[in-house]
RNA sequence: GCCGCAACAGGGGAUGGAGUCCCCCGUACGACCGCCCUGCAGGGGCUGAUGACUCCUACCGAACA
Numbered sequence: 001g002c003c004g005c006a007a008c009a010g011g012g013g014a015u016g017g018a019g020u021c022c023c024c025c026g027u028a029c030g031a032c033c034g035c036c037c038u039g040c041a042g043g044g045g046c047u048g049a050u051g052a053c054u055c056c057u058a059c060c061g062a063a064c065a
Stems, first nucleotide, its partner, number of pairs: 010025004016056006034046004
């Protein structure tokens, strides 16, 4: 480098999609399901579309045309 065979080419990481990387779970038991206050209640308040980076979409704020 080529060919063949086999395989777990799967799932998850608090709101959508994609790429890359990281972590976790694993034959569906599990990984996952945010934060603060609290008189613990069917109570009150708050941040973020990312696990991280980049882009897109939606939302929010400001400025300009």